[in-house]
Context: one part of a larger RNA
RNA sequence: CCAAUGUUAAGGAACUCUGCAAAAUGACCCCGUAACUUAGGAAGAAGGGGUGCUCACUUUAUGUGAGCCGCAGCGAAAUGUGAGGGGCAACUGUUUAUCAAAAACACAGCUAUCUGCUAAGUCGCAAGACGAUGUAUAGGUGGUGACGCCUGCCCAGUGCCCGAAGGUUAAGUUGAGGUGUUAGCUUAUGCGAAGCAUUGAUAUGAAGCCCGGGUGAACGGCGGCCGUAACUAUAACGGUCCUAAGGUAGCGAAAUUCCUUGUCGGCUAAUUACCGACCUGCACGAAAGGCGUAAUGAUCUCUCAACUGUCUCAACAUUGGACUCG
Numbered sequence: 001c002c003a004a005u006g007u008u009a010a011g012g013a014a015c016u017c018u019g020c021a022a023a024a025u026g027a028c029c030c031c032g033u034a035a036c037u038u039a040g041g042a043a044g045a046a047g048g049g050g051u052g053c054u055c056a057c058u059u060u061a062u063g064u065g066a067g068c069c070g071c072a073g074c075g076a077a078a079u080g081u082g083a084g085g086g087g088c089a090a091c092u093g094u095u096u097a098u099c100a101a102a103a104a105c106a107c108a109g110c111u112a113u114c115u116g117c118u119a120a121g122u123c124g125c126a127a128g129a130c131g132a133u134g135u136a137u138a139g140g141u142g143g144u145g146a147c148g149c150c151u152g153c154c155c156a157g158u159g160c161c162c163g164a165a166g167g168u169u170a171a172g173u174u175g176a177g178g179u180g181u182u183a184g185c186u187u188a189u190g191c192g193a194a195g196c197a198u199u200g201a202u203a204u205g206a207a208g209c210c211c212g213g214g215u216g217a218a219c220g221g222c223g224g225c226c227g228u229a230a231c232u233a234u235a236a237c238g239g240u241c242c243u244a245a246g247g248u249a250g251c252g253a254a255a256u257u258c259c260u261u262g263u264c265g266g267c268u269a270a271u272u273a274c275c276g277a278c279c280u281g282c283a284c285g286a287a288a289g290g291c292g293u294a295a296u297g298a299u300c301u302c303u304c305a306a307c308u309g310u311c312u313c314a315a316c317a318u319u320g321g322a323c324u325c326g
Base pairs, nucleotide, nucleotide: 001321002320003319004318005317006316007315008314010312011311014310019307027051028050029049030048031047036041038146052068053067054066055065056064057063069073081305082304083303084302085301086300087299088297089296093105094104109144110143111142112141113140114139115138121130122129123128147292148291149290150289152222153221154220157219158218159215160214161213162212163211166210167209168208172204173203177199178198179197180196181195184191185190223241224240225239226238227237250284251281262278263277264276265275266274
C1' cells in the first nucleotide's frame, strides 16, 4: 500500500450526483396514537414506561408488596429508523436467464366490434383438431385500465356499415358486318352462294367503383388577422378571411415549457432543486382517456428528526495479502 473488520476528542451531512456506505432503531409486556380515508385502513403511526435476583402474600398472574446487586437486567446472538410534501402506477402480480424490476407488461372493471352453431376465429395440402362435449349472462378480436366526477365539437378525407335509381364495368352469351378459301356467273375486269377458317359491331351481363345516407370508447382533426370600454392596461363586444369543425370541462413552466434559473409566494444565511400560485400551453386535453383519489411500491423526487469517520481530518488497533529475510 491492498482487502476485510473494530474504536475514536470536538463538530454532526459541512461529504457527495445522491446520507452511497456506515451508524442508529430493534425482542416481549403496558400506556398511548394525527391528518386523511374507499370506514377496511392509515398503525408496530408517532410518543412514553417496564424487563435481573431474594422473600412474603396470592384470585397462581406476563400479578401485588417489601428488599438486594451492578455502569449496564430482552446484560450474549438474532431482532422495524421515524415523520412530512410531491410525481407516476389503483392494488397482489409479470419482465429484458447473463448491465434495465420500472412510470414498462398484466390486472379486475369499462367499452367497441364480430359470431345463431357445420358459430366467428385459429392450425392444417387434406383428413381433421382447437374454439367446446361451450351456445350471445357464450366465444373471438381491438382499445382503455380499481374507484370517484366525467368523457365536448368535426362524417370534408380514409376506414367500416346500410342503400340501390342512374353512370361505369369482366368472362360468358349474342353474332350485324368484314377477310381468306371457291362451286358458279362474267362485259375475262371482276362479282361470288353454301361450307370451313378468321375477325367482330351491337345487345345482354354481377360484385366493385362513382353515387346517396350513417358511423368517433373507428384512423384521425379540433384556425388567422384587425378594431373596440371616460388614466393606462385589458377586451365581455364588433368586423373580416378561411375551415369538415375551429380545443368544451378539467389541468397547466407539467415525466409535456424552447425562451427559462419565467414571475410571485414558501422552505434556506445562501436553492437551476422542491412545494403553492399565475397562464404568455414553443408543442396539455378528455378510453393512444381528462382530472382527482385512501391503500399499496426493493419506484422517482424534495424536506425534517434521530444517527453517525460520509466529511472537517485524520489516528490507532485486529486479521489476511503485498513487501523484506529464509